RNA sequence: CAGGUUGGCCGGGUGAUUGCGGUCCUAAGCGCACGCGAAGGGAUCGAGGAAAGUCCGCACUCCCCAGAGCGCGAUGCCGGAUAACGUCCGGGGCGGAGCAAUUCGCCGGAUUGGGCCACAGAAAAUAACAGCCUCCCCUUUAGGGGGGAGGUGAUGGUGAAAAGGCGGUGUAAGAGACCACCGGCGCGGAUGGCAACAUUCGCGGCCAGGCAACCCCCAUCGGGAGCAAGGCCAAGCAGGAAUGAACGCCUUCGGGCGGGGAAAUUGCUCGUUUCCCUAGAAUUCCAGGUAGGCCGCACCGAGGUGGGCAGAGAUGCUCAUCCCAGACAGAUAAUCACCUCCAUUAACAUCAGGGAGGACGUGCCUUCGGGCGUGUAAACCUGAUCAUAAAUGAGACAGAAUGCGGCUUAUAGGCCAGCCUGGGGA
RNA sequence: UCCUCGGUAGCUCAACGGUAGAGCGGGCGGCUGUUAACCGCUAGGUCGUAGGUUCGAAUCCUACCCGAGGAGCCA
Numbered sequence: 001c002a003g004g005u006u007g008g009c010c011g012g013g014u015g016a017u018u019g020c021g022g023u024c025c026u027a028a029g030c031g032c033a034c035g036c037g038a039a040g041g042g043a044u045c046g047a048g049g050a051a052a053g054u055c056c057g058c059a060c061u062c063c064c065c066a067g068a069g070c071g072c073g074a075u076g077c078c079g080g081a082u083a084a085c086g087u088c089c090g091g092g093g094c095g096g097a098g099c100a101a102u103u104c105g106c107c108g109g110a111u112u113g114g115g116c117c118a119c120a121g122a123a124a125a126u127a128a129c130a131g132c133c134u135c136c137c138c139u140u141u142a143g144g145g146g147g148g149a150g151g152u153g154a155u156g157g158u159g160a161a162a163a164g165g166c167g168g169u170g171u172a173a174g175a176g177a178c179c180a181c182c183g184g185c186g187c188g189g190a191u192g193g194c195a196a197c198a199u200u201c202g203c204g205g206c207c208a209g210g211c212a213a214c215c216c217c218c219a220u221c222g223g224g225a226g227c228a229a230g231g232c233c234a235a236g237c238a239g240g241a242a243u244g245a246a247c248g249c250c251u252u253c254g255g256g257c258g259g260g261g262a263a264a265u266u267g268c269u270c271g272u273u274u275c276c277c278u279a280g281a282a283u284u285c286c287a288g289g290u291a292g293g294c295c296g297c298a299c300c301g302a303g304g305u306g307g308g309c310a311g312a313g314a315u316g317c318u319c320a321u322c323c324c325a326g327a328c329a330g331a332u333a334a335u336c337a338c339c340u341c342c343a344u345u346a347a348c349a350u351c352a353g354g355g356a357g358g359a360c361g362u363g364c365c366u367u368c369g370g371g372c373g374u375g376u377a378a379a380c381c382u383g384a385u386c387a388u389a390a391a392u393g394a395g396a397c398a399g400a401a402u403g404c405g406g407c408u409u410a411u412a413g414g415c416c417a418g419c420c421u422g423g424g425g426a
Numbered sequence: 427u428c429c430u431c432g433g434u435a436g437c438u439c440a441a442c443g444g445u446a447g448a449g450c451g452g453g454c455g456g457c458u459g460u461u462a463a464c465c466g467c468u469a470g471g472u473c474g475u476a477g478g479u480u481c482g483a484a485u486c487c488u489a490c491c492c493g494a495g496g497a498g499c500c501a
Base pairs, nucleotide, nucleotide: 001422002421003420004419005418006417007416008415009414010413012339013338014337015336016335017334018333020046021045022044023043024042025041026040029036030035048397052408053407055406056405057404058403059402060226061225062224063223067270068269069268070267072222073221074220075219076218077091078090079089080088081087092107093106094105095104096103097102108217109216113215114214115211116210117209129156130155131152132151133150134149135148136147137146138145139144164182165181167179168178169177183207184206185204186203187202188201189200190199191198192197230295231294232293233292239286240285241284242283243282247258248257249256250255259277260276261275262274263273264272265271288500289499303322304321305320306319307318308317309316310315342393343392344391345390349385350384351383352382353381354380359376360375361374362373363372364371365370427497428496429495430494431493432492433491436450437449438448439447444481452468453467454466455465456464474490475489476488477487478486
């Protein structure tokens, strides 16, 4: 210098003019007073890194707040961070990409539950189709052929996947049947580590197909709803229908007991509580009314900015300082000037290099083919200057709506730092 | 703010994790004097996009994109 990779940051600036929304102050006026009141004027503030998707987790609010069981959903290596999380940080194992820096994905349980594994194949999980071997029977002069019983996972073919690999012993043929080595699994120990785990030693022939992003099992967590939560005020209207049981006994006439029904317990059952048992409540449906205001809600907050300390980091503690959008069809903008940043851009001219001993002129030599020397110059090509200029164009993704922590997705262009690879120089 | 459903051929829709089909429509041919109807043949698919699980994905999982619908209060 070029390319790559990781992390962090910015997301145009200044000024003028004209506008928009909020908050505070300010008059007349009203009011005994507290106070109310804002057309105009003044001061001040006014989008984001994602405000987005609404995918997780909380705060907050209301409902439920005797319990028990079943169900449902989410998560799933280890340790830490946090209000919490499916997030973040650090680490472990397996697999993939890259020369590398680095990066992506996955992670409880598969002998002792269920299910699935198309086609092919004998067989897809209690493996004999072919082949090999033994025995018996029939047949053939013989070699051999046919049939039956059994053994065999060593060989073949199929498949994504076929029951450890390889060599030997052994055997009728074979086989972890046995042995050495290698691989895996399980158990026990040692060392390191908080742990996941790593390394290593010993023992056991234990050798087991895959799928749990199918059901399931195990562990942990989760009550339900959501600011259209919820509270207050104002305005307005018209009610109707359906569902539905069963009462009995005692009584001091209040009620009690038994039985039945409804509702709540926000999936179900038991249980509990409340109400009802003959006309009310409740639930559902249809019809009707409203489409307004205030609060929640604009904030002292898991708050912003800057610094220090602890930590490997996420993060925590602490000090100083600041108060920083709040609409309700939804404000946060428009124009101009200058600057910054990015992209693109031609001709003339000048200079340098090429063009170029090739051309033209000329001197000498000549074996008459040419050779050597020298003077002049063009088209055209390349580069530099002109040009840190000028002109033109572009400036992304996107717009708060109760708030916060994350994730994911979109994003013109730019800045900084670490690391890797290649080349060059000292 | 919360919830539900859908995306497959030009259109409307199917399809247990195992070669993506049907009807209508299009093209060609036949029948007919001609058209329609009818008959035969035929083309046409990134299964919304991307990544993953699996031997294998339209189907299962995750993240996005697009579209449709529902939920207010009073009584």
Predicted 3D model of RNase P RNA and transfer RNA as a complex of 501 nucleotides. Its mean pLDDT, the model's own confidence on a scale to 100, is 75. It holds a member of the Rfam family "Bacterial RNase P class A". About the family: Ribonuclease P (RNase P) is a ubiquitous endoribonuclease, found in archaea, bacteria and eukarya as well as chloroplasts and mitochondria.